A computed fold for a 72-nucleotide RNA from an uncultured Flavobacteriaceae bacterium, annotated as transfer RNA. It matches the Rfam family "tRNA". Rfam links the family to the GO term triplet codon-amino acid adaptor activity. Rfam classes the family as a transfer RNA. The coordinates come from a structure-prediction model, not an experiment, and the mean pLDDT is 82.

């Protein structure tokens, strides 16, 4: 150097245009004589970044930055 995949909550990952979610963490209750585990209810996110198309972009397109796989 060429071609691809990939980037979303603290981990692991769903959504591919119309108000971002799940599971495990995490916080507070609530159940116990105290733990476990159960059940209830919160927080945590400018969806790597810049620009464009669009009323509207996490979703499309382009450049670019990480991380991987091919291939020379």
């Nucleotide at each position: 150097g060429c071609c691809g995949a990939u980037g979303u909550a603290g981990c692991u990952c769903a959504g591919g245009g119309g108000u971002a979610g799940a599971g495990c963490g995490u916080u507070u209750c609530c159940u116990u004589g105290g733990u476990a585990a159960g059940g209830a209810a919160g927080a945590g996110g400018u969806c790597g970044g810049c620009g464009g198309u669009u009323c509207a972009a996490a979703u499309c397109c382009g450049c670019u930055c990480g991380u991987u796989g091919g291939c020379u």